Context: one part of a larger RNA
RNA sequence: GAUAAACGCUGGCGGCGUGCCUAAAACAUGCAAGUCGUGCGGUAACAGACCUUCGGGUGCUGACGAGCGGCGGACGGCUGAGUAACACGUUGGAACCCACCCCAGAGUGAGGGAUAACUGCCCGAAAGGGUAGCUAAUACCGCAUACGCUCUAAGGAGUAAAGCUAUUAGCGCUUUGGGAGGGGCCUGCGUUCGAUUAGGUUGUUGGUGAGGUAAUGGCUCACCAAGCCGAUGAUCGAUAGCUGGUCUGAGAGGAUGAUCAGCCAGACUGGAACUGAGACACGGUCCAGACUUCUACGGAAGGCAGCAGUUAGGAAUUUUCCACAAUGGGCGAGAGCCUGAUGGAGCAACGCCGCGUGCAGGAUGAAGGCCUUAGGGUUGUAAACUGCUUUUAUCUGCGAAGAUUAUGACGGUAACAGAUGAAUAAGCCUCGGCUAACUCCGUGCCAGCAGCCGCGGUCAUACGGAGGAGGCAAGCGUUAUCC
Numbered sequence: 001g002a003u004a005a006a007c008g009c010u011g012g013c014g015g016c017g018u019g020c021c022u023a024a025a026a027c028a029u030g031c032a033a034g035u036c037g038u039g040c041g042g043u044a045a046c047a048g049a050c051c052u053u054c055g056g057g058u059g060c061u062g063a064c065g066a067g068c069g070g071c072g073g074a075c076g077g078c079u080g081a082g083u084a085a086c087a088c089g090u091u092g093g094a095a096c097c098c099a100c101c102c103c104a105g106a107g108u109g110a111g112g113g114a115u116a117a118c119u120g121c122c123c124g125a126a127a128g129g130g131u132a133g134c135u136a137a138u139a140c141c142g143c144a145u146a147c148g149c150u151c152u153a154a155g156g157a158g159u160a161a162a163g164c165u166a167u168u169a170g171c172g173c174u175u176u177g178g179g180a181g182g183g184g185c186c187u188g189c190g191u192u193c194g195a196u197u198a199g200g201u202u203g204u205u206g207g208u209g210a211g212g213u214a215a216u217g218g219c220u221c222a223c224c225a226a227g228c229c230g231a232u233g234a235u236c237g238a239u240a241g242c243u244g245g246u247c248u249g250a251g252a253g254g255a256u257g258a259u260c261a262g263c264c265a266g267a268c269u270g271g272a273a274c275u276g277a278g279a280c281a282c283g284g285u286c287c288a289g290a291c292u293u294c295u296a297c298g299g300a301a302g303g304c305a306g307c308a309g310u311u312a313g314g315a316a317u318u319u320u321c322c323a324c325a326a327u328g329g330g331c332g333a334g335a336g337c338c339u340g341a342u343g344g345a346g347c348a349a350c351g352c353c354g355c356g357u358g359c360a361g362g363a364u365g366a367a368g369g370c371c372u373u374a375g376g377g378u379u380g381u382a383a384a385c386u387g388c389u390u391u392u393a394u395c396u397g398c399g400a401a402g403a404u405u406a407u408g409a410c411g412g413u414a415a416c417a418g419a420u421g422a423a424u425a426a427g428c429c430u431c432g433g434c435u436a437a438c439u440c441c442g443u444g445c446c447a448g449c450a451g452c453c454g455c456g457g458u459c460a461u462a463c464g465g466a467g468g469a470g471g472c473a474a475g476c477g478u479u480a481u482c483c
Base pairs, nucleotide, nucleotide: 001482002481003480005479006478007477008476009475012355013354014353015352016351017350018348019347020313025311026310027309029308030307031306034071035070036069039068040067042064043063046062047061048060049058050057051056078266079265080264088190089189090188092186093185096183097182098181101179102178103177104176105175106174107173108172109143111141112140118133119132120131121130122129123128148159149158150157151156163171164170192238193237194236199229200228201227204226205225206224207223208222209221210220211219241263242262243261244260245256246255247254248253268289269288270287271286272285291302292301293300294299319345321344322343323342327341328339329338330337331336358388359387360386361385368379369378370377371376393420394419395418396417397416402410427472428471429470430469431468432453433452434451438467439466440465441464442463448455449454
């Protein structure tokens, strides 16, 4: 000098930041990923319309619970356990993929069989399940066609599609090429400590062939060879997410990796795949385990390292707040819906920065305190007193930008104007030397102080109190850590 700090004493305001560093411990409750009726059959609720025997009925309309279907739940948000590794940073590369978006070419013909919802019956405490019957689609499946694409022994073979809406359009669908951007893979170099870790390795190292993948490759397998790495530190052990950066320093360097940004990894623990353009998937599935909850004891349910919040641990870390107005994201033709991302407010002197706690005059140098050589000195222009100002405060009025025609959570906030009245606002540490600042009293190697040197045993500037002084100031000290 610095800090994601804590502790002690103290504490007026504003702006901008920051806020579980410990138990990747366990979690009550609410919310955090939905959306589309212009894909579909429909109609549980609401409203309208129509009919009505006034009980009710009819999807007819606006809309819409549940269901089928589509897109999105692989982003955004959190955490740093693991990882010493092509994980990261940087450089180069070839054997790859891509939903949505953009550009360009070609096409979009004719059919079929189911199934959920629903209805009936049944089982179960529940979670849920069974069975029979009905029905639709942009769900599913043949057929046709094939510019193109794929394979090819070059003859040939294989391969698509979906409609919706208004009736002008438009939104889609299939296929191919390109783009944008994103991702997978390989690679040179860099990347902590330990030799009181010296040998390690058998898919191991290479080849041939095959399988597998979007793709290269022992990635996997069969066979063949016996290699490969290592004192330029292999292997093993310990520690650790990496980087841009941050702190310090004249620099070189040292330390560090909170917030913000990029990458990686993880989602109760371990394992696995499914779906999908993309996952081996935080708020998906399956299996096993630990734990918790419900149970009618037969069985079920759960996963805050999302936002709040709780308990625990700890020296220690906030509200179970407001809003989608802005920015951005998902879905939708749109209106719009969703969004604890985000924008804001709240709490905390936790940090940085700024402001204030008044200004001028005022000597019988008042009183009081302290010291005294008893004369005086000092507190001290300090106070009182006189004049002034109003930052701030309080009250009143007015009142934004942020938003484009509309839409403002923040917020009646900021700012501005007026009124009142010095009014609402100072502490902490130190005073032996280092180190700025000195006397008295008490104590008597006691009580105590202390960063180092060292003070204290009867005249202590070093302990405790007082007066005075010095330093910093809404802070001041202490402790911890780094340079």

Record summary
RNAcentral holds the full RNA, with entries from ENA and SILVA. This is a predicted structure of a 483-nucleotide part of an RNA (small-subunit ribosomal RNA, 5' domain) from an uncultured bacterium. Its Rfam family is "Bacterial small subunit ribosomal RNA".